A computed fold for a 91-nucleotide RNA from a Candidatus Nanoarchaeia archaeon, annotated as transfer RNA.
Taxonomically the source falls in Candidatus Nanoarchaeia (Archaea, Nanobdellati, Nanobdellota).
Rfam family: tRNA.
The coordinates come from a structure-prediction model, not an experiment, and the mean pLDDT is 81.
It was read from a public genome assembly.

[in-house]
RNA sequence: GGACCUGUAGCCUAGCCUGGAUAAGGCGACAGCCUUCUAUCCAUUUUUGGAAGAGAGCUGUAGACCGGGGGUUCGAAUCCCCUCAGGUCCG
Numbered sequence: 001g002g003a004c005c006u007g008u009a010g011c012c013u014a015g016c017c018u019g020g021a022u023a024a025g026g027c028g029a030c031a032g033c034c035u036u037c038u039a040u041c042c043a044u045u046u047u048u049g050g051a052a053g054a055g056a057g058c059u060g061u062a063g064a065c066c067g068g069g070g071g072u073u074c075g076a077a078u079c080c081c082c083u084c085a086g087g088u089c090c091g
Stems, first nucleotide, its partner, number of pairs: 001090007010027004020074001029061005035055004040051004067083005
């Protein structure tokens, strides 16, 4: 220098080929409910109650306008062009 692949919430991924309107899912975060546990704290007629913390489950909420820019179109994550970053291969 050339060809190809990837880039989508904090993280991971689907959607792109066949453009269709509020961009989906998992993990995580936050809130609530329920439940279990405790070399913790308080109370207590030792049975238990409360607080705090931890774990499991359920429900809900917020968060990306799609690497960046431009174009085509009624409409773009999706098509076209340029460009940036990472990777693979070739010279």